Transfer RNA from a Thermoplasmata archaeon, 74 nucleotides, folded computationally. It matches the Rfam family "tRNA". It is annotated as a transfer RNA.

[in-house]
RNA sequence: GCCCGGAUAGGGUAGCUUGGAUAUCCUAGAAGCUUGCGGAGCUUCAGACCCGAGUUCGAAUCUCGGUCCGGGCA
Repeated sequence: GCCCGGAUAGGGUAGCUUGGAUAUCCUAGAAGCUUGCGGAGCUUCAGACCCGAGUUCGAAUCUCGGUCCGGGCA
C1' cells in the first nucleotide's frame, strides 16, 4: 500500500442480510417488597447504536468518506 471482518448502556450481547412505531437480553448500579440482619428471589427505575455526509416520509440497518481494533497478502 491492497483486501476482509469488527465498533451498540459501566462490562458482555442480539438486532443489520429483508429500513418502520418505546433498540433485545444478561450482568453491574439505584429504589421498593420480602427477612431478626444479610443473601437469594420478585417488582420498578436509569443507562447505549464510533464520527461526519448522503439516499429516504423514515437509517443501528443502505451508500460514501474518516478514526480505531483484529486478520490476510505484498
Lineage of the source: Archaea > Methanobacteriati > Thermoplasmatota > Thermoplasmata. The coordinates come from a structure-prediction model, not an experiment, and the mean pLDDT is 80. RNAcentral holds the sequence, with entries from ENA.